[in-house]
Context: one part of a larger RNA
RNA sequence: CACCGCCCGUCAAGCCAUGGGAGCCGAGGGUACCUGAAACCUGUAACCGAAAGGAGCGGGCUAAGGUAAAAUCGGUGACUGGGGCUAAGUCGUAACAAGGUAGCCGUACCGGAAGGUGCGGCUGGAAUACCUCCUU
Numbered sequence: 001c002a003c004c005g006c007c008c009g010u011c012a013a014g015c016c017a018u019g020g021g022a023g024c025c026g027a028g029g030g031u032a033c034c035u036g037a038a039a040c041c042u043g044u045a046a047c048c049g050a051a052a053g054g055a056g057c058g059g060g061c062u063a064a065g066g067u068a069a070a071a072u073c074g075g076u077g078a079c080u081g082g083g084g085c086u087a088a089g090u091c092g093u094a095a096c097a098a099g100g101u102a103g104c105c106g107u108a109c110c111g112g113a114a115g116g117u118g119c120g121g122c123u124g125g126a127a128u129a130c131c132u133c134c135u136u
Stems, first nucleotide, its partner, number of pairs: 003099001005096001008092002011089001013086004018081003023076005031068004040060005047054002102123009
């Protein structure tokens, strides 16, 4: 403080973080493909060399580079969803005393909002009467 009480939800205002979101920007890594230097490995008849081998040429491997689609992470994004807090505001009054239709739980439908109605369930419901049981 104590019914001139308490209290619920919508709506309006401000702030905060957050979900969705056509996309946009960026980061690092992987995959596939293309290309592919040097070195190295390898093949090799013509050139050099007496030979070993070398040159040249071919192949393999590969750094870098390029292309593509996807994934991950970060930022941003018209619009959108609810959440938290706030002095006071708007609408009603759902709950708390039988809160003025007892309340609550589940579910369906409906409604500015609290909520209403139907069905099922619970008593954590008041009052009166009756029944059963227990105690004296």
Small-subunit ribosomal RNA, 3' minor domain from a Bacteroidales bacterium, 136 nucleotides, folded computationally. The source organism's lineage runs through Bacteria, Pseudomonadati, Bacteroidota, Bacteroidia and Bacteroidales. The sequence was found in a public genome assembly. The coordinates come from a structure-prediction model, not an experiment, and the mean pLDDT is 81.